[in-house]
Context: one part of a larger RNA
RNA sequence: GGGUUGUUAAGGAACUCGGCAAGUUGACCCCGUAACUUAGGGAUAAGGGGUGCUCUAGCAAUAGAGCCGCAGAGAAUAGGCCCGGGCGACUGUUUAUCAAAAACACAGGUCUCUGCUAAAUCGAAAGAUGACGUAUAGGGGCUGACACCUGCCCAGUGCUGGAAGGUUAAGAGGAGGAGUGAGAGCUCUGAAUUGAAGCCCCAGUGAACGGCGGCCGUAACUAUAACGGUCCUAAGGUAGCGAAAUUCCUUGUCAGGUAAGUUCUGACCCGCACGAAUGGUGUAACGAUCUGGGCACUGUCUCAACAAUCCACCCG
Numbered sequence: 001g002g003g004u005u006g007u008u009a010a011g012g013a014a015c016u017c018g019g020c021a022a023g024u025u026g027a028c029c030c031c032g033u034a035a036c037u038u039a040g041g042g043a044u045a046a047g048g049g050g051u052g053c054u055c056u057a058g059c060a061a062u063a064g065a066g067c068c069g070c071a072g073a074g075a076a077u078a079g080g081c082c083c084g085g086g087c088g089a090c091u092g093u094u095u096a097u098c099a100a101a102a103a104c105a106c107a108g109g110u111c112u113c114u115g116c117u118a119a120a121u122c123g124a125a126a127g128a129u130g131a132c133g134u135a136u137a138g139g140g141g142c143u144g145a146c147a148c149c150u151g152c153c154c155a156g157u158g159c160u161g162g163a164a165g166g167u168u169a170a171g172a173g174g175a176g177g178a179g180u181g182a183g184a185g186c187u188c189u190g191a192a193u194u195g196a197a198g199c200c201c202c203a204g205u206g207a208a209c210g211g212c213g214g215c216c217g218u219a220a221c222u223a224u225a226a227c228g229g230u231c232c233u234a235a236g237g238u239a240g241c242g243a244a245a246u247u248c249c250u251u252g253u254c255a256g257g258u259a260a261g262u263u264c265u266g267a268c269c270c271g272c273a274c275g276a277a278u279g280g281u282g283u284a285a286c287g288a289u290c291u292g293g294g295c296a297c298u299g300u301c302u303c304a305a306c307a308a309u310c311c312a313c314c315c316g
Base pairs, nucleotide, nucleotide: 001311002310003309004308005307006306007305008304010302011301014300019297027051028050029049030048031047036041038145052067053066054065055064056063057062080295081294082293083292084291085290086289087287088286092104093103108143109142110141111140112139113138114137120129121128122127146282147281148280149279151212152211153210156209157208158205159204160203161202162201165200166199167198171194172193176189177188178187179186180185213231214230215229216228217227240274241271252268253267254266255265256264
C1' cells in the first nucleotide's frame, strides 16, 4: 500500500450519470389496512402492538406482578416502504461465453388457401409428414389479454373474377416460289387462314403492398378565420392522442414539485416528421424492465479513524 470483514462522534445522499455499494425491513401472533379494480384482486398494502424466565390465579387458553441475558442448529435465517409516468396485458422464451429487454412467444382478433389422392412441406421417384385428422379441421400472413374503436383512397403494384376484341408459340394449313431431273419424281422454302395460357383490356378487393395536398383572401380595435376563391390529386389524415421511446428549432410556453429542476408530472398545439390490426386510445393485475419524487436508513459522502485477518514488505 492492497484484498476481505467489522465498528464509528455530529450530520444523513451533501456522494454519484444514477442511493452503485452498504445499510434499513425481516420469523410467528394480534389489531388495522387507501386509491383503483377485470370485483378475483390491490394486500404481508400502509401503520401499530406482542414474544424469554420466575411467581400468583386458572383444567387450559390466558391474565397480573417481578427479573435477566445465554446461545444453538443448518448449505442458508428470513420483504425496506410509499406516490407518479413510459413500455409490454399476464406466467413464459432469448443472444451457451459482454445485451433478459420495450425484443420473441402467448390466449384472443382478422385475412387468405384447402372438399380429401386436401392445401402446404420433404423427396428425380416410390413414398412420407399433414392425419389414421376432414372446414368447430389443416396450412400460411398480419395483429397481439380486456374495454371503446378501427375513417378516406382501387390511380400504381399485387391478388381474385371476366372473357368481346387486340397481341401471341409449337402445331395445323398450304397459295406461291426455288434446286435438280429426259420424265415420273425427289429436296427445300413458304403467304393467307387456324391456333392456349399469358400480356393489353374490363371489373372487384385495404385487418392486400401502400397512400392520405398547395396557394390567396375574408368578421365593426387588433389577432384569428367558422367562410370564400383557385390549382392539383386515386384520395387529401376522420376518431383519438400529441415537445411523445416520435419535437429539429428546444432547456418551446404556462402550471406543479425544489432555495435553486436540460430530467419528471399536468396542460397548450406552432404534429421539422403521431394516427387507427406496419393497429389508435385507455386499462386493474403483473415486471431482476426504463424514468421522476418522497419516507425510513445508512462510511456513498463532509472526512476520515480504528480493529480483525490475508497478501505485499523485512529477517531467518

About this RNA:
This is a predicted structure of a 316-nucleotide part of an RNA (large-subunit ribosomal RNA, domain IV) from Massilioclostridium coli. Model confidence (mean pLDDT): 86 of 100. The RNAcentral record of the full RNA draws on MGnify. Lineage of the source: Bacteria > Bacillota > Eubacteriales > Clostridiaceae > Massilioclostridium.